[in-house]
RNA sequence: CUCUUAUCAAGAGAGGUGGAGGGAUGUGCCCGAUGAAGCCCGGCAACCGUCAAGUGAUUGAAAUGGUGCCAAUUCACACAAAGCAUUGCUUUGAUAGAUGAGAG
Numbered sequence: 001c002u003c004u005u006a007u008c009a010a011g012a013g014a015g016g017u018g019g020a021g022g023g024a025u026g027u028g029c030c031c032g033a034u035g036a037a038g039c040c041c042g043g044c045a046a047c048c049g050u051c052a053a054g055u056g057a058u059u060g061a062a063a064u065g066g067u068g069c070c071a072a073u074u075c076a077c078a079c080a081a082a083g084c085a086u087u088g089c090u091u092u093g094a095u096a097g098a099u100g101a102g103a104g
Base pairs, nucleotide, nucleotide: 001104002103003102004101005100006099007098008097013041015040016039017038021031022030023029025078026077027076028075042070043069044068047066048065050061051060052059053058074096079093080092081091082090083089084088
């Protein structure tokens, strides 16, 4: 990097450091010197793993391990269909993206 598969409506600090950017991309709209990113600490969750029960599907527990995550639904829309209605709104599905696990 590609493929398969599961999940994406909940949850998480008025700490330290750092200094201007950040929210994937485009558009919009937001967050940011009442301090962005990054790093440390802290926290959330519980995908893998662990433990217990079970033939198994699966269920439960802890959080010491491997990840992940901690503004806004994956911030909204980006394509298609349907409905309403008039060039917008709603719903559903896909695409894209993110994360885990597995494979090449």